[in-house]
Context: one part of a larger RNA
RNA sequence: GGCGUAUGGCGGAUGCCUUGGCUCUCGGAGACGACGAAGGACGUGGUAAGCUGCGAUAAGCUGCGGGGAGAGGCACACACUCUUUGAUCCGCAGAUGUCCGAAUGGGGAAACCUAUCACGCUGAAGGCGUGAUGUCAGCAAUGACGGUAACCCGGGGAACUGAAACAUCUAAGUACCCGGAGGAAAAGAAAACAAUAGUGAUUCCGCAAGUAGUGGCGAGCGAACGCGGAUUAGCCCUAAAACAUUAUAAUUGAUAGUAGAAUACGUUUGGAAAACGUAACCAUAGAAGGUGAUAGUCCUGUACACAAAAUCUUUUAUAGUGCUAUGCGAGUAGGGCGGAGCCGGUGAAACUCUGUCUGAAUAUACCAGCACCAUCUGGUAAGGCUAAAUACUCCCGAGAGACCGAUAGCGAACUAGUACCGUAAGGGAAAGGUGAAAAGAACCCCUACGAGGGGAGUGAAAAGACCCUGAAACCAUACGCUU
Numbered sequence: 001g002g003c004g005u006a007u008g009g010c011g012g013a014u015g016c017c018u019u020g021g022c023u024c025u026c027g028g029a030g031a032c033g034a035c036g037a038a039g040g041a042c043g044u045g046g047u048a049a050g051c052u053g054c055g056a057u058a059a060g061c062u063g064c065g066g067g068g069a070g071a072g073g074c075a076c077a078c079a080c081u082c083u084u085u086g087a088u089c090c091g092c093a094g095a096u097g098u099c100c101g102a103a104u105g106g107g108g109a110a111a112c113c114u115a116u117c118a119c120g121c122u123g124a125a126g127g128c129g130u131g132a133u134g135u136c137a138g139c140a141a142u143g144a145c146g147g148u149a150a151c152c153c154g155g156g157g158a159a160c161u162g163a164a165a166c167a168u169c170u171a172a173g174u175a176c177c178c179g180g181a182g183g184a185a186a187a188g189a190a191a192a193c194a195a196u197a198g199u200g201a202u203u204c205c206g207c208a209a210g211u212a213g214u215g216g217c218g219a220g221c222g223a224a225c226g227c228g229g230a231u232u233a234g235c236c237c238u239a240a241a242a243c244a245u246u247a248u249a250a251u252u253g254a255u256a257g258u259a260g261a262a263u264a265c266g267u268u269u270g271g272a273a274a275a276c277g278u279a280a281c282c283a284u285a286g287a288a289g290g291u292g293a294u295a296g297u298c299c300u301g302u303a304c305a306c307a308a309a310a311u312c313u314u315u316u317a318u319a320g321u322g323c324u325a326u327g328c329g330a331g332u333a334g335g336g337c338g339g340a341g342c343c344g345g346u347g348a349a350a351c352u353c354u355g356u357c358u359g360a361a362u363a364u365a366c367c368a369g370c371a372c373c374a375u376c377u378g379g380u381a382a383g384g385c386u387a388a389a390u391a392c393u394c395c396c397g398a399g400a401g402a403c404c405g406a407u408a409g410c411g412a413a414c415u416a417g418u419a420c421c422g423u424a425a426g427g428g429a430a431a432g433g434u435g436a437a438a439a440g441a442a443c444c445c446c447u448a449c450g451a452g453g454g455g456a457g458u459g460a461a462a463a464g465a466c467c468c469u470g471a472a473a474c475c476a477u478a479c480g481c482u483u
Stems, first nucleotide, its partner, number of pairs: 001482009015468001016433002020404002022401007029393002032146001039100003042055003046078002050074002061094006070082003105114003115133007134145004151182001152180005162169001166216001192199002203230005213221002234385003237329001243322008253312003257306002263279004268275001280297002282286001288300003334358008344370001365380005420427002440467001443455004
């Protein structure tokens, strides 16, 4: 030095656990804001750095309701207080609510600077306090502005890519930008389809069908008729329906809660009984969680049944108020040129939209039925409203899972979009577990020591706070074998 065995150290795998996540279902909601929002800055506690709460009335103030013994957030300490004259706590309503922020008196490098007028301190101020002073629309009253995860409508609108290159084409009207609205939005009551038979607004789903088509007929793109379902609703411009809003009445629910059955014993095991044994009981309750191991009958609950001073809410009825489209649609339909949308890439190319130039008819009329013409059939454009079936989930409540279990699951189970990095846009962690209970080790000893250790004590066990379990790598010591 190597190997082996043993005992330790180091390390934090594994097992077990779950406060947190993930994906859904059902219901609710889709709120907010000039009465100052969303989001922040700075403050605020006896001691107070962080988080949470709150706002100079600052972990809070008031009223009403609930509740009934402790309470002063996370947060386990000391001090000092509050509370059956009902605190803390929970619900509803209100008060206060610094400064910034649409930010709105003016300015500005957000959380700062500075002004005018009125009133007050006040007789006076380069001071303080209160109120007003933004822009746009509108005669005014009044309204709008900002924010918002996805869903929706409109205005703009790529490229990578595919075509095995690439230009038409594709990707794709996608991503992205802008504007706007609602809880849904949009669409919508035939100038529609169809085919000699008929249907009867729109939307969504299944089929039709990867069909008919289109296409450097390449890559690809890709309907409709009809059928079956979901849901159904029609109306107005002729002052009515509908809608909105207010009030009243009834009614549904939400936001605190109330009550809620039934088990004992033991010379059993154990630190501990819910285990085991024996004998019972309840059940419209044997969902679940907790309790020193595994509890229907110990606790919180669960089933069934009840409850609201206050605010909001569903539905219905009645009454009042508001409301709007202006008389049936002309610079329209149609046409030329250039584009775009449709399954349709200009094609034989109908139909729809329109940048430009033109430009009818008026129901004895006009449009459509895929060039065009005739017949036939269907319909009445150039005004408007309209629930449901449909889409989504930042958020709230209840629940579910052949979903995860701390290198997993959200990036985040913990002071996480934190620490940290970057001029910035932006990037972005690590980090859970003593024990049933702190009973968190009085006292003594070694020691320079508040480090560390040895006794003693606690505990079922040191599990001893670097704390459950404690693998391997790696290190050390002892012994054996070997070189």
Molecule: large-subunit ribosomal RNA, domain I
Organism: Saprospiraceae bacterium